Annotation
Model confidence (mean pLDDT): 85 of 100. A computed fold for a 724-nucleotide part of an RNA from a Candidatus Heimdallarchaeota archaeon, annotated as large-subunit ribosomal RNA, domain II. It was read from a public genome assembly. NCBI's taxonomy places the organism under Archaea, Promethearchaeati, Candidatus Heimdallarchaeota.
Context: one part of a larger RNA
RNA sequence: GCCGGGGAGUUCAUCUCUGUGGCGAGGUUAAGCUUCGAGCGAAGCCGUAGCGAAAGCGACCAGCCCGCAGCCCGCAAGGGCCAGGGGCGGCGUAUGAAAAUGCGCGAAGUCACAGGGAUGAGACCCGAAAGGCGUUGAUCUAGGCCUGGGCACGGCGAAGCCAUGCUAACGCGUGGUGGAAGCCGGAAGGGGUUCUGAUAUGCAACUCGUUCCUCUGACCUGGGUCUAGUGGCAAAAGACCAAUCUAAACGCCUGAUAGCUGGUUCCCCCCGAAGUGGCGCCGCAGGCCAGGGUCGCGCGAGGCAGCGUCCGGGGUAGAGCACUGACAGGGUGGCACGGGGAGUGAAAUCCUCACCACCCCAUCAAACUCCGAACCCGGAUGCGCCGUAGACCGCGGCACACGGGUGCAUCGGCGUAAGGUCGGUGACCGCGACGGGAAGAACCGAGACCAGGGUUAAGGGCCCCAAAUGCCGGCUAAGUGUGAACUAAAAAGUCGUCCUCGUGCAAAGACAGCGAGGCUGUAAGCUUGGAAGCAGCUAUCAGCUAAGGAGUGCGUAUCAGCUCACUCGCCGAGCACGGGGGCACUGAAAAUGGACGGGGCUCAAGCCGGCUCCCGAGACCCUGGGGCACCCCCGACAAGGGGUGAUCCGGUAGGGGGGCGCCAGGCGCGGGCAGAAGCUGGGCCGUGAGGACCAGUGGACCGCGCUCGGUUGCAGAUCCCGGU
Repeated sequence: GCCGGGGAGUUCAUCUCUGUGGCGAGGUUAAGCUUCGAGCGAAGCCGUAGCGAAAGCGACCAGCCCGCAGCCCGCAAGGGCCAGGGGCGGCGUAUGAAAAUGCGCGAAGUCACAGGGAUGAGACCCGAAAGGCGUUGAUCUAGGCCUGGGCACGGCGAAGCCAUGCUAACGCGUGGUGGAAGCCGGAAGGGGUUCUGAUAUGCAACUCGUUCCUCUGACCUGGGUCUAGUGGCAAAAGACCAAUCUAAACGCCUGAUAGCUGGUUCCCCCCGAAGUGGCGCCGCAGGCCAGGGUCGCGCGAGGCAGCGUCCGGGGUAGAGCACUGACAGGGUGGCACGGGGAGUGAAAUCCUCACCACCCCAUCAAACUCCGAACCCGGAUGCGCCGUAGACCGCGGCACACGGGUGCAUCGGCGUAAGGUCGGUGACCGCGACGGGAAGAACCGAGACCAGGGUUAAGGGCCCCAAAUGCCGGCUAAGUGUGAACUAAAAAGUCGUCCUCGUGCAAAGACAGCGAGGCUGUAAGCUUGGAAGCAGCUAUCAGCUAAGGAGUGCGUAUCAGCUCACUCGCCGAGCACGGGGGCACUGAAAAUGGACGGGGCUCAAGCCGGCUCCCGAGACCCUGGGGCACCCCCGACAAGGGGUGAUCCGGUAGGGGGGCGCCAGGCGCGGGCAGAAGCUGGGCCGUGAGGACCAGUGGACCGCGCUCGGUUGCAGAUCCCGGU
């Protein structure tokens, strides 16, 4: 893990609500007694009057109006009566000077049973860490005390002593002897350092190997004995006190408590949430009130999410500068004080900057507004939708929930940013399956009662893979791309290529190339060591010409030299420059080899535009069936039968309803040795829990209907016991 068995909302009391029944201005007994019977027992309890702190006082069996159901009149429209219901008025009491306000008043309860809930009890089940009281432990271990035992061998060689040498002496040296030390090496013994070795369901709940520390001492050790749990003992590590220690173990209190985790057992049907507002409670993992769900009751005619129009409210987006406050340039004027400069012995004075005001031109604002949308809110009205098959509203029973989320849309705050964070509105997920997006909570399509058939949506149609290797026109050569988003690319660049616009040149010959010329005054003047077209400054004329700059670049120390502008010739048709657009290219880096989902694809199977057809969901349509809701008829508004549903049947928490099965009791009816229960197999019936039948096995009990009552249903709880 699996299999079998066990395994969790119970019982009593009190309160409350719903249903059913009895009696009803009443209802009912309790303890107890008992001839045990639906018997006796009226003490008590609830109700029949309230208000007031109290003293105390003390209410309409109906005066007016509206009016549902129902009944009546009517063909209808409409009207009449109007139980229950509602609105006034009136009354009781308390407060108040009063006005007025609070509570109450036109009689329904009570007892029992069943069910929902609350509270107290262990209170759905399992689970602490702990706390208290009482006992048991020092055979482990810590320390003490008493009494015993143990330590191979080797090394080193303290004091003392002896001999000898020296010395005036104290004493010193040398040799020997001697045998000290929490001395040395190292067995036994004790320890437990390293390999962070082996082992790792082990040989072992601490072992094995190796290595290492110590081994005459604060040494090791046997036996006896003492210290006990807020206590001991401790060369002190919170160590140790029987595999347990920052307070032992065992028993009891004890089913401690747990706002926390986990689990909580059969089926079907209807509805279906919330993660918000408030309170602030040692409260923030929990509660309480409201909002949101469900179920029931009452009332009886309106209600409202949408659209149009109109009226009113609003100050956002945008815009603007009229206010407030920022703010670039210029102008005009002012300027007591300030900075700089001129001036002077010092001043005066003058210039300027700054500053202030205004003007021109140009800007900015969440906390600016002369303006001002969309839009939102309120009201009216028309349409639309819902509603007498009962909406809206009111009352009550029961909840759950008060951790939300989002690569979504939109509007904001913070942040460089983020699969960021905090908010508003909506949608979706949560609680939503199905088709698409390769895969996928919330992106696209679409809200799944069951079965069958068809048509479409998103998205697709070369193969994987259902459907045109379809048609027409263009673009791309980069495998760009083949990605709706999620899932990426920018600034800056490109004689890549296509489209388009503009300007200019061109048969009186453009553009490119090639041939030739490209001169003279003059080396212009100045400058300079030099300056000759070409360091720099100034000027930039004239002549000859087809044309040639007082010179475009290279070059020289200066020259020289090459070249360009400019001109002619050859050639013979387009050329040059600029703007815009499409696709493409560079920019472009990440860790095993690799990703358009893959294969693969190039006038495409890529991109742009157009056209026709097809595939493709649980959507839509058709057929059949079921449920639920409501209506009508028969019947009692029951069961049963009929009808309607385009606008009902996704669903977590949760509410409500109806059933299945198990075990006992009662009543009734049955089966069984000519074969009960149980078990195995098979097909069948029911939406399902389940049921019945047949065959085999088995060998003695079992079932059905109604009713009453439960220790009544398991896959989960690191659940318990057993098996495997």